[in-house]
RNA sequence: UUCGCCGGACGGGCAGUCGCCAGGUAAGCCGGGCAACCGGCGCGCCGGGAGGAAAGUCCGGUCUCCACAGGGCAGCAUGCCGGCUAACGGCCGGGGAGGUCCGCUCAAAGCGGGCUUUACGGAAAGUGCCACAGAAAAUAUACCGCCGGCGGCGGGCUUCGGCUCGCAUCCGGUAAGGGUGAAAAGGUGCGGUAAGAGCGCACCGCUUGCGAAGUAAUUCGCAAGGCAGGGUAAACCCCAUGCGGAGCAAGACCAAAUAGGGGAGGAGGAGCGGCCCGUUCCGUUCGACUUCCGGGUAGGUCGCUAGAGCCGGGCAGUAAUGUCCGGCGCAGAAGAAUGACUGCCGCCCGGUUCGCAAGGACCGGGUACAGAAACCGGCUUACAGGCCGGCGAACCCU
RNA sequence: GGACUGUUAGCUCAGAUGGUAGAGCGCUGGCUUGAAGAACCAGACAUGCGGAUUCGAGCGCCGCACAGUCCACCA
Numbered sequence: 001u002u003c004g005c006c007g008g009a010c011g012g013g014c015a016g017u018c019g020c021c022a023g024g025u026a027a028g029c030c031g032g033g034c035a036a037c038c039g040g041c042g043c044g045c046c047g048g049g050a051g052g053a054a055a056g057u058c059c060g061g062u063c064u065c066c067a068c069a070g071g072g073c074a075g076c077a078u079g080c081c082g083g084c085u086a087a088c089g090g091c092c093g094g095g096g097a098g099g100u101c102c103g104c105u106c107a108a109a110g111c112g113g114g115c116u117u118u119a120c121g122g123a124a125a126g127u128g129c130c131a132c133a134g135a136a137a138a139u140a141u142a143c144c145g146c147c148g149g150c151g152g153c154g155g156g157c158u159u160c161g162g163c164u165c166g167c168a169u170c171c172g173g174u175a176a177g178g179g180u181g182a183a184a185a186g187g188u189g190c191g192g193u194a195a196g197a198g199c200g201c202a203c204c205g206c207u208u209g210c211g212a213a214g215u216a217a218u219u220c221g222c223a224a225g226g227c228a229g230g231g232u233a234a235a236c237c238c239c240a241u242g243c244g245g246a247g248c249a250a251g252a253c254c255a256a257a258u259a260g261g262g263g264a265g266g267a268g269g270a271g272c273g274g275c276c277c278g279u280u281c282c283g284u285u286c287g288a289c290u291u292c293c294g295g296g297u298a299g300g301u302c303g304c305u306a307g308a309g310c311c312g313g314g315c316a317g318u319a320a321u322g323u324c325c326g327g328c329g330c331a332g333a334a335g336a337a338u339g340a341c342u343g344c345c346g347c348c349c350g351g352u353u354c355g356c357a358a359g360g361a362c363c364g365g366g367u368a369c370a371g372a373a374a375c376c377g378g379c380u381u382a383c384a385g386g387c388c389g390g391c392g393a394a395c396c397c398u
Numbered sequence: 399g400g401a402c403u404g405u406u407a408g409c410u411c412a413g414a415u416g417g418u419a420g421a422g423c424g425c426u427g428g429c430u431u432g433a434a435g436a437a438c439c440a441g442a443c444a445u446g447c448g449g450a451u452u453c454g455a456g457c458g459c460c461g462c463a464c465a466g467u468c469c470a471c472c473a
Stems, first nucleotide, its partner, number of pairs: 001394008010385001012345007020049002023046003028041005051369001055380002058378005063247004070277004075243005080094005095120001096118009121238002126236002128232003143178002145174005152167006186204006205227001206225008251302004261293005295472003309328008346367009399469007408423004417453001425441004446462004
């Protein structure tokens, strides 16, 4: 210098012209009223007017209504440990596991370190599944092979007693080797054996117990046990923890209009609210309530923006974060504003040209994703082009 | 603004308890015909995209894309 991975922060500036949205002030105009005044429109002026994701609606909360003594079941979600937070499936720190690089080492193994990824409880409660292939897929089993044996057949030797070699079948031993598979019943080595095997031993792994360090996850050490227990829980499930439901089209008030019309269901210990027990409430056959069809209105006000708010600094903490001090006032429209054009500058790319080079000049092109709709904290996804930091690789110079 | 559903062959739809995915119509070729149609025979064509779990994903999980449905107030 270039490239890759990860993290953080930014995501155009100035001027002019014409516009848009809500607010403040207000010349003026209109309507009502005797008037005081009330209501509406509003020239001009003043300051304000999108985001890091406003998005997806994937989580969590505020708020509102419904339900609600309480309990149980079902359902959903989360899942190493500790902390942060209003809360979370989020964030921070730590642990374990994986990847990559470096160092120690002749090398391997191992140890240590940097960066990085991680939906990471339980398979020793139970149930299920593991296609094809394979002998066997979880009560273990035996295709080829290896080894032993009675009898059989054939060959060789024979002192005629027998010895030995080969073959196929049968009986038995074995789990070394072959082969299958994603996965094969601890691994490597030595001993041992008829051949083998945790059969014995050493190291590694595993299980159990004890001790030490740590808040804990976990790590380290010692002892005992020859090993019991394949994988799958983003299969059912078990354990622990949490969760009532719906959502601002929630909901409250005012106004206008219409047919309180019709059908179905519907209770006496019954109905609605997921189910059950229970409580409360409503109703009493003139029908509570649920649902469908039909009818009317498509108007206004509130909710509605002071927010777990933003900026700067101090302190505590490894950090997330907390706390204190000072400052700021920052969208609130519903056919839905926040824009368009021009000029100059900035940044990037390409071409031409000047220059030894650094670099300059000119021409052309590009400048993203997107966009508030009750609000807030996260996650995820999209994004032209810069900037900063960490790690790694390649090349060049010293 | 909010809530929810779906995506399988060119079209309309099945479907497999996680183990090679089908039907009807359509398309292509053959046979038949003077030619075409029908019939018969044969064939091609698909799980929206990306990732993780798993030996293995159309299916179970996560994230996107696209399409579609519903909602207000009054009596």